Predicted 3D model of a 99-nucleotide RNA (c-di-GMP-I riboswitch aptamer) from an uncultured Gemmatimonadota bacterium. The sequence was found by an Rfam model in a public genome assembly. The model forms 100% of the base pairs in the Rfam consensus.
RNA sequence: AUGUGACAAGGGCAAACCCGGCGAAAGCCGGCGACGCAAAGCUACGAGGCUAUGACACGUGACAACUGGUCACGUCGCCAUGUCAGUCGGGCCGCCGAA
Numbered sequence: 001a002u003g004u005g006a007c008a009a010g011g012g013c014a015a016a017c018c019c020g021g022c023g024a025a026a027g028c029c030g031g032c033g034a035c036g037c038a039a040a041g042c043u044a045c046g047a048g049g050c051u052a053u054g055a056c057a058c059g060u061g062a063c064a065a066c067u068g069g070u071c072a073c074g075u076c077g078c079c080a081u082g083u084c085a086g087u088c089g090g091g092c093c094g095c096c097g098a099a
Base pairs, nucleotide, nucleotide: 005096012037013036018031019030020029021028022027035086041092042091043090045089046088047087048084049083050082054079056077057075058074059073060072061071062070063069
């Protein structure tokens, strides 16, 4: 240096639950707490998961109407611009030292 990851050393991170906050939600932040993690450090580039405020579609109703519009409500419909790096792959960076 490369490969690799020990019942090594010193440390690090922190799932779920619960509490507080933010958010329409998914989820995020803080506290508490440890299921786990050798990249559970960073990054939404590829695949994938999750969500649907809103757009669109469809349905119902009301109101307008020489014009197919507006509004309200509903939907196991549909879409990411939202979210997940602790789903996988890629990219970037990095601590330690046995076999």